The RNA shown here (transfer RNA) has 72 nucleotides and comes from a Bacteroidota bacterium.
The prediction has a mean pLDDT of 80.
It matches the Rfam family "tRNA". The family's RNA type in Rfam is transfer RNA.

Order: sequence, then C1' cells, then structure tokens
RNA sequence: UGCCCUGUGGCCUAGCGGCUAAGGCACCACAUUUUGGCUGUGGGGACGCAGGUUCGAUUCCUGCCAGGGCAU
Repeated sequence: UGCCCUGUGGCCUAGCGGCUAAGGCACCACAUUUUGGCUGUGGGGACGCAGGUUCGAUUCCUGCCAGGGCAU
C1' cells in the first nucleotide's frame, strides 16, 4: 500500500428491506426466605460514524473509523 472478513444493551448470540429489534447471562425492584442464595414476577438498557438508494434500511450501496486475517 492493496484485498478479504467482522462491528447489534455490560457480555454472548439471532435477524437476510416493513415485527414493539428476539433470546441467554449479568443488573435493578418486588414476592418467597431469619439473612443470603435458589426460585417466581416485573423493569431499564443496543443496530460503529457520516452520506446515498428506497414509500420504508440493522439489512442494499459509498466513504470513514475500529478489530482480525492474507499479500507485497
């Protein structure tokens, strides 16, 4: 310098143009318990950034950023 892959709550994972963005762990509250834990119920929290296409973008396109890999 070029090419390829990846980027979604605190962590892991799903989604393949229209769903209230789903699930697990974690966290918070309540119930239970002498307390804690377990268990049950409920709750908050996410699409890397900026543009474009589209009636509509997490999804498609472009650039950038970050991480990983390959080549020189």